[in-house]
Context: one part of a larger RNA
RNA sequence: UGACGGGGGCCCGCACAAGCGGUGGAGUAUGUGGUUUAAUUCGAUGCAACGCGAAGAACCUUACCAGGGCUUGACAUGUCCGGAAUUCUGGGGAAACUCGGAAGUGCCUUCGGGAACCGGAACACAGGUGGUGCAUGGCUGUCGUCAGCUCGUGUCGUGAGAUGUUGGGUUAAGUCCCGCAACGAGCGCAACCCUCGUUUUUAGUUGCCAUCAUUAAGUUGGGCACUCUAGAGAGACUGCCGGUGACAAACCGGAGGAAGGUGGGGAUGACGUCAAGUCAUCAUGCCCCUUACGUCCUGGGCUACACACGUACUACAAUGGUAAGGACAGAGGGCAGCCACUUCGCGAGGAGGAGCUAAUCCCGUAAACCUUGCCUCAGUUCAGAUUGCAGGCUGCAACUCGCCUGCAUGAAGGAGGAAUCGCUAGUAAUCGCAGGUCAGCAUACUGCGGUGAAUCCGUUCCCGGGCCUUGCACA
Numbered sequence: 001u002g003a004c005g006g007g008g009g010c011c012c013g014c015a016c017a018a019g020c021g022g023u024g025g026a027g028u029a030u031g032u033g034g035u036u037u038a039a040u041u042c043g044a045u046g047c048a049a050c051g052c053g054a055a056g057a058a059c060c061u062u063a064c065c066a067g068g069g070c071u072u073g074a075c076a077u078g079u080c081c082g083g084a085a086u087u088c089u090g091g092g093g094a095a096a097c098u099c100g101g102a103a104g105u106g107c108c109u110u111c112g113g114g115a116a117c118c119g120g121a122a123c124a125c126a127g128g129u130g131g132u133g134c135a136u137g138g139c140u141g142u143c144g145u146c147a148g149c150u151c152g153u154g155u156c157g158u159g160a161g162a163u164g165u166u167g168g169g170u171u172a173a174g175u176c177c178c179g180c181a182a183c184g185a186g187c188g189c190a191a192c193c194c195u196c197g198u199u200u201u202u203a204g205u206u207g208c209c210a211u212c213a214u215u216a217a218g219u220u221g222g223g224c225a226c227u228c229u230a231g232a233g234a235g236a237c238u239g240c241c242g243g244u245g246a247c248a249a250a251c252c253g254g255a256g257g258a259a260g261g262u263g264g265g266g267a268u269g270a271c272g273u274c275a276a277g278u279c280a281u282c283a284u285g286c287c288c289c290u291u292a293c294g295u296c297c298u299g300g301g302c303u304a305c306a307c308a309c310g311u312a313c314u315a316c317a318a319u320g321g322u323a324a325g326g327a328c329a330g331a332g333g334g335c336a337g338c339c340a341c342u343u344c345g346c347g348a349g350g351a352g353g354a355g356c357u358a359a360u361c362c363c364g365u366a367a368a369c370c371u372u373g374c375c376u377c378a379g380u381u382c383a384g385a386u387u388g389c390a391g392g393c394u395g396c397a398a399c400u401c402g403c404c405u406g407c408a409u410g411a412a413g414g415a416g417g418a419a420u421c422g423c424u425a426g427u428a429a430u431c432g433c434a435g436g437u438c439a440g441c442a443u444a445c446u447g448c449g450g451u452g453a454a455u456c457c458g459u460u461c462c463c464g465g466g467c468c469u470u471g472c473a474c475a
Stems, first nucleotide, its partner, number of pairs: 001475002004471002007469007015459002019423005026314008034305002042053002064300007073125001077124002079121005086103007107114002127289002130287003136283002138278003141274001143272001148187006154163003167178003193266004198234007207224003212221002237260001240254005316416001320375007332363003337356002341352004382413001387408007429451007
């Protein structure tokens, strides 16, 4: 000087408390451990691994296993030889591959040849998702969006170092004020950026409709006032008033205002810590393999299953279930696509077929909600696992191993022990919708809107963190 203390003081955070809803019990989905296996590829492992890499394992992916093949190689550059490329076709084979047959003769040219492509030969070499993240770059997680981390000059100290950065107030903040052997400065904080909330203006098509006609309908004429769209501005600064305070910084209350003291949300992550994570995104040193640890193919596996854990979905019902009728979004996506409408089918879906490269057409009926009827507390008209049969779709191909539909079947489940998680407002809870990935496959993920709470006395305690101080046998 740090780190540490079941030392002290001050302060903060959904840290506790006060509340609301969960997890832990059930079934299923998914990840992991373990076990099994020819293989169940690899990595991630307290918080900060476990619906994680994976925004989607039937083949492919794929790195694993078994079997069948190849050896200048699936891929790159160079040398030589031959042939245009390419198309069709026969035998063997699971395919890869191997052994043949036929057609075809292009482009440029100084007629020597050359360019692209294919086949062959030998050699330089290729190749490796093989090892080492404790050799590395880059990227990332975490403490933590915590308020800290430092430097120059000066001063003090023999020195390590100290001071500044401590103190009195204040703040979300090393934020600001005052004081002070310090005076200044840098990286952080804040602001500048995006978005939502108010308004002005510009512009009215594909958007909108107050007034006038018109229609089944903003449908058409007309209009751009309103909504909206998307560009440019305005607006919030403790600016004003009162009080408290050191006459300061600031705090409390008020006015005006759409918004008030950081207005809400996002992006943004200081010096560093964890030899944290990643050699399997990529790059890369060294080591290792080179008729194999490379590469091609078929089939299998990554989907196994006495069990254990994590994360979710669906429930256990009456604030509910079911049937009929009725209403209201936002944000997205669409040409190898979205698919209106008609028609067939109980349905998944099929057959026709218009529009739309999109404020125009389509996905597209949002659901919870409201009205009415039935069910009357039961393993039920709750719940839907499991299984049987019959179908549909995608795709060379749904056996291992996809999704969906109809009929039948109807398991556990009676609100979940110890323990434990999230959340402070348009939040929790609850309800649906969309997108990416994608041929097909979503209870996951990322977004979007609808309905919409309760509680916060307080900081004694638990956890984490910041500042000062003290002890110390630790560095």